[in-house]
Molecule: transfer RNA
Organism: Candidatus Hydrogenedentota bacterium
RNA sequence: GGUGAGAUGCCCGAGUGGCUAAAGGGGACGGGCUGUAAACCCGUUGGCUAACGCCUACCAAGGUUCGAAUCCUUGUCUCACCA
Numbered sequence: 001g002g003u004g005a006g007a008u009g010c011c012c013g014a015g016u017g018g019c020u021a022a023a024g025g026g027g028a029c030g031g032g033c034u035g036u037a038a039a040c041c042c043g044u045u046g047g048c049u050a051a052c053g054c055c056u057a058c059c060a061a062g063g064u065u066c067g068a069a070u071c072c073u074u075g076u077c078u079c080a081c082c083a
Stems, first nucleotide, its partner, number of pairs: 001082007010026003018066001027045006046055003059075005
């Protein structure tokens, strides 16, 4: 340099344009069980709020669309193969 695959929450990882603050697993926090712990079970796990709700968010910047993590363009980075 060429071809292909990828970048999602604290970590891993799924995700037909709407049913998504985002499955599932881990971790953390709270609770149950237990003499205690482990294991197991339940709940929570972006911010604000008493709640209802509101706001922001899937590498970055643009674009398409009523609506984008998802489609398009450019850029950055990672991995594999080729040279």